Record summary: This is a predicted structure of a 71-nucleotide RNA (transfer RNA) from a Patescibacteria group bacterium. Its Rfam family is "tRNA". By type it is a transfer RNA. The coordinates come from a structure-prediction model, not an experiment, and the mean pLDDT is 84. RNAcentral holds the sequence, with entries from ENA. The same sequence occurs in records of 3 taxa.
[in-house]
RNA sequence: GCCCGGAUAGUUCAGCGGCAGAACAGAUCCAUGGUAAGGAUCAAACGAGAGUUCGACUCUCUCUCCGGGCU
Numbered sequence: 001g002c003c004c005g006g007a008u009a010g011u012u013c014a015g016c017g018g019c020a021g022a023a024c025a026g027a028u029c030c031a032u033g034g035u036a037a038g039g040a041u042c043a044a045a046c047g048a049g050a051g052u053u054c055g056a057c058u059c060u061c062u063c064u065c066c067g068g069g070c071u
Stems, first nucleotide, its partner, number of pairs: 001070007010024004018054001026042005047063005
C1' cells in the first nucleotide's frame, strides 16, 4: 500500500428498512433476626460525517478505531 471482518447499555452478544432486545452487572422494593440466594420493578446503548428513502442500527460513500490476510 491492497483486501476482508468488526464497532449497539458498564461488560458479553442479538437485531438485515418502520419495535432497539437478552444475559450478567447496577438502583429501588419485597422477603430474613441478619447475610447470601430468590421474587418484583426501574435506569442504561446504535463510532463520526454525508447520501438514498416517506422512513436507516440496517443500504451506499468517506473518515476514525480494533482484528485478520496479502505484498